[in-house]
RNA sequence: GUGGCCAUAGCUCAGCUGGAAGAGCGUCUCGCUACGAACGAGAAGGCCGUAGGUUCAAAUCCUACUGGCCACA
Numbered sequence: 001g002u003g004g005c006c007a008u009a010g011c012u013c014a015g016c017u018g019g020a021a022g023a024g025c026g027u028c029u030c031g032c033u034a035c036g037a038a039c040g041a042g043a044a045g046g047c048c049g050u051a052g053g054u055u056c057a058a059a060u061c062c063u064a065c066u067g068g069c070c071a072c073a
Base pairs, nucleotide, nucleotide: 001072002071003070004069005068006067007066010025011024012023013022019056027043028042029041030040031039049065050064051063052062053061
């Protein structure tokens, strides 16, 4: 330099036939317990890497850029 993949909650990841965001773990509260752990119930937490475009509507499609990984040179 060329090509490919990835970027979504604190962490690991789903969601990519466009209709507007979820799980597990973690955190917090309550229950249970002599106190904890475990277990049960509930809650908070994300303008989906950035900027544009297409569309009535974009995490999802298109383009550029940023960061990471891989292959080739």
Predicted 3D model of a 73-nucleotide RNA (transfer RNA) from an Elusimicrobiota bacterium.
The organism belongs to Elusimicrobiota, within Bacteria.
The coordinates come from a structure-prediction model, not an experiment, and the mean pLDDT is 81.